[in-house]
RNA sequence: CGACGUCUUCAGGGCGGGGCGAAACUCCCCACCGGCGGUAGGUGCCUUCGGGCACGAGCCCGCGAGCGCUCGCGACGCCCGUCGCGAGGUCAGCAGAUCCGGUCCAAGUCCGGAGCCGACGGUCACAGUCCGGAUGAAAGAAGACGGCC
Numbered sequence: 001c002g003a004c005g006u007c008u009u010c011a012g013g014g015c016g017g018g019g020c021g022a023a024a025c026u027c028c029c030c031a032c033c034g035g036c037g038g039u040a041g042g043u044g045c046c047u048u049c050g051g052g053c054a055c056g057a058g059c060c061c062g063c064g065a066g067c068g069c070u071c072g073c074g075a076c077g078c079c080c081g082u083c084g085c086g087a088g089g090u091c092a093g094c095a096g097a098u099c100c101g102g103u104c105c106a107a108g109u110c111c112g113g114a115g116c117c118g119a120c121g122g123u124c125a126c127a128g129u130c131c132g133g134a135u136g137a138a139a140g141a142a143g144a145c146g147g148c149c
Base pairs, nucleotide, nucleotide: 002148004146005145006144007143008142009141010140016030017029018028019027031129032128033118034117035063036062037061038060042055043054044053045052046051058116059115066094067093068091069088070087071086072085073084074083075082076081098114099113100112101111102110120132121131122130
C1' cells in the first nucleotide's frame, strides 16, 4: 500500500408572486429543486512535462429509497379477501425523463438553445415542492481497531 473482518459517525433539495374559486403551497400563468457510484474532450491548482490532485451528467451505464411482487405472523368467526406488522431483494413489474445547433478526429458528458421527468398514503380540489410512515431505511462516504503478506 492492498484483499479481508469488526465497529463508529455521516448520508436530500425545493411554492416566492399572480389568477379562478366557498375551498388549492394540490388546478392555471410565472417560479423553484435535483440522492449515491461510474464514465469525462470541461474548470482550477501543481508538475521533474511523463503526468498528478480537486471539482465536474436529474433525463449515458448502474445503484438506493418507495410502490408492486413473494413468503411469514396477527386481526376481522372460517376459506377467499381486506387491513396491520415483519422478512426477502431478483422477479425488475411500476419506476422517470433529451433532443437540436456549435466546436472537434471523436460529444450521451463541453458551449448555446429548446424540451422533458419526479414513489406511496393523506388533504374542504388533482401535490417533485405541504402533512405522514420517517428521531425509519439506505446506495454509499469518512474514520477507528483487528488482521495477512

FMN riboswitch aptamer (RFN element) from Dyella thiooxydans, 149 nucleotides, folded computationally. Model confidence (mean pLDDT): 77 of 100. The RNAcentral record of the sequence draws on Rfam and Ribocentre.